The RNA shown here (transfer RNA) has 72 nucleotides and comes from a bacterium. Its Rfam family is "tRNA". Its family is annotated with triplet codon-amino acid adaptor activity in the Gene Ontology. About the family: Transfer RNA (tRNA) molecules are approximately 80 nucleotides in length. Its mean pLDDT, the model's own confidence on a scale to 100, is 84.
RNA sequence: CGGAGCGUAGCACAGUGGUAGUGCGCUGGCAUGGGGGGCCAGAGGUCGGGGGUUCGAUUCCCCCCGCUCCGA
Numbered sequence: 001c002g003g004a005g006c007g008u009a010g011c012a013c014a015g016u017g018g019u020a021g022u023g024c025g026c027u028g029g030c031a032u033g034g035g036g037g038g039c040c041a042g043a044g045g046u047c048g049g050g051g052g053u054u055c056g057a058u059u060c061c062c063c064c065c066g067c068u069c070c071g072a
Stems, first nucleotide, its partner, number of pairs: 001071007010024004018055001026042005048064005
């Protein structure tokens, strides 16, 4: 320098045009003499940044940033 993949909650990931979700973790409650485990509920997101297409973008297109891999 060229090509490809990835970026979504604290962590690991799903979701690929129409409400943003799962597990673990966190907070509260139930239960216990108290903990652990269990059960119930809840909080937590500018979906890496900007622009475009669309009635509507996490999703499609372009540019940029970061990480990984391949080639030179």